[in-house]
RNA sequence: UUCCGAAAAGGCAAACCCUGAGAAAUCAGGGGGCGCAAAACCACGGGACCUUAAAAAAGGUUAGCCGAGUUGUCGAUA
Repeated sequence: UUCCGAAAAGGCAAACCCUGAGAAAUCAGGGGGCGCAAAACCACGGGACCUUAAAAAAGGUUAGCCGAGUUGUCGAUA
């Protein structure tokens, strides 16, 4: 350094509830804790969702749906 994920120190925070924003999907804050070794970042590809629309197309959302990319804590085994 890589693989890997034992141990230790920590970290994040599902559903749901409250407040606010948004046309909506959804997002932010607080509570909460299902889980997570990248559940950190990132909309490049796919998927899903919302809006407009007869369709095509367009715009938006989702990273805790999958893949790709970037960075990162610790160090048993290899």
The RNA shown here (c-di-GMP-I-UAU riboswitch aptamer) has 78 nucleotides and comes from an Elusimicrobiota bacterium.
It matches the Rfam family "c-di-GMP-I-UAU riboswitch aptamer". Its family is annotated with cyclic-di-GMP binding in the Gene Ontology. Clan: c-di-GMP_I riboswitch clan.
It was read from a public genome assembly, where an Rfam model found it.